[in-house]
RNA sequence: GGGGGGUUAGCUCAGCGGCUAGAGCGCCUGUUUUACACACAGGAGGUCACAAGUUCGAAUCUUGUACUCCCCA
Numbered sequence: 001g002g003g004g005g006g007u008u009a010g011c012u013c014a015g016c017g018g019c020u021a022g023a024g025c026g027c028c029u030g031u032u033u034u035a036c037a038c039a040c041a042g043g044a045g046g047u048c049a050c051a052a053g054u055u056c057g058a059a060u061c062u063u064g065u066a067c068u069c070c071c072c073a
Base pairs, nucleotide, nucleotide: 001072002071003070004069005068006067007066010025011024012023013022018056027043028042029041030040031039049065050064051063052062053061
C1' cells in the first nucleotide's frame, strides 16, 4: 500500500428497513436468613463508534472518518 471482518447496556452478545432496541451475567432495592449465599419480586443503566446520504421510516442500506482484528504484498 491492497483486501476482508468487527464496533449495540459495566462485560459477553442477539437484533438481516417498521411499536418506545433486547437477552445472559453483573449492579441497585425489597422479601427470605442470626448473617452471607441461593431463590423470588421489582428497578436503574444505551448519542446502536462518529459524520453525511438514501428512504414515509435506518442499529440495519450507501459513502467518508476513527479504532480494532485477520490475510496479501